A computed fold for a 144-nucleotide part of an RNA from an uncultured bacterium, annotated as small-subunit ribosomal RNA, 3' minor domain. Rfam family: Bacterial small subunit ribosomal RNA.
Context: one part of a larger RNA
């Protein structure tokens, strides 16, 4: 590289992170219930037993057994949190030459915006109400 410019959406590619979502699949923590190994400690203790008493025979002690409390793992329900996943499905980023069409930027060929409602393939359009960050005419004022 200056209007043969410049730029603005949908649509169509390809990629990439994200949300939603019937759900699945795991982690953690609560909670009710379920369960009661092992030990302790309590009861019993007709079976046993070497120390201690006793001449003895018992006694005391103590074992094992049974029986009860506390309880850990597992177990079932249930609840929260999280992570991981999931047909589909939303918009969003990124991509030299794709597609429609031209909205903005000159008065951008309807002056643009804001705000609000409705409407449309898209950029948008239309009504209301507001601003000047609007060209153009014509007038007042101030400066040179």
């Nucleotide at each position: 590289c200056a209007c043969c410019g410049c730029c603005c959406g949908u649509c169509a590619c390809a990629u990439c992170a994200c949300g939603a979502a019937a759900g699945u699949g795991g982690g953690u923590u609560g909670u009710a219930c379920u369960a009661g190994a092992a030990g302790u400690c309590g009861g019993u203790g007709c079976g046993c037993u070497a120390a201690c008493c006793g001449c003895a025979a018992g006694g005391g002690a103590g074992c094992a057994g049974c029986c009860g409390c506390c309880c850990a793992a597992g177990g079932u329900g249930u609840a929260a949190u999280u992570c991981a996943u999931g047909a589909u499905u939303g918009g969003g980023g990124u991509g030299a030459a794709g597609u429609c069409g031209u909205a903005a930027c000159a008065a951008g060929g309807u002056a643009g915006c804001c705000g609000u409602a409705g409407g449309a393939g898209a950029a948008c359009c239309u009504g209301c109400g507001g601003c000047u960050g609007g060209a153009u005419c014509a007038c007042c004022u101030c400066c040179u």
Its mean pLDDT, the model's own confidence on a scale to 100, is 81.